[in-house]
Predicted 3D model of a 114-nucleotide RNA (FMN riboswitch aptamer (RFN element)) from a marine sediment metagenome. It matches the Rfam family "FMN riboswitch aptamer (RFN element)". Gene Ontology term of the family: FMN binding. Its mean pLDDT, the model's own confidence on a scale to 100, is 87.
RNA sequence: CCUUCGGGGCGGGGUGGAAAUCCCCACCGGCGGUGAUAGUCCGCGAAUGGGCCGGAAGGUCCACCGAUCCGGUGAAAUCCCGGAACCGACAGUGAAAGUCUGGAUGGGAGAAGG
Numbered sequence: 001c002c003u004u005c006g007g008g009g010c011g012g013g014g015u016g017g018a019a020a021u022c023c024c025c026a027c028c029g030g031c032g033g034u035g036a037u038a039g040u041c042c043g044c045g046a047a048u049g050g051g052c053c054g055g056a057a058g059g060u061c062c063a064c065c066g067a068u069c070c071g072g073u074g075a076a077a078u079c080c081c082g083g084a085a086c087c088g089a090c091a092g093u094g095a096a097a098g099u100c101u102g103g104a105u106g107g108g109a110g111a112a113g114g
Stems, first nucleotide, its partner, number of pairs: 001114005011025004026099002028088002030044004039086002048063006068084005090102003
C1' cells in the first nucleotide's frame, strides 16, 4: 500500500380506538486489553453536540459517552461456577422503542490475508 471480513435481539399475554413503543413474561450483547473466558473493570469505536479547514465531497479536533453486587473455586477471576440485579444514541411512528422503520448497500474500533 492492496484485498476480504467487521452488531445481536419482541415470541406470548394484558390495557386501549390505536402500542413489536405502556404493563407482565421473553430476548440481545461491537472491538482491543486484563495473572483465567467481561454488555456492567480499563481503553476504543459508533451515535449525539460543537469548533476549525474545504467551492464541494470530505477531513480534522474538542465535548459528551449507560450499567454489578453477594457467595464459591483457585496461585490468580467485578472475566469462570451459583444466585440476585442493572444498562442500552439520534430521527420517525395511530401511543412513550435496547429489540420496529430510517440515516446505513454508510461509518467503524479492529481481525485475517497478500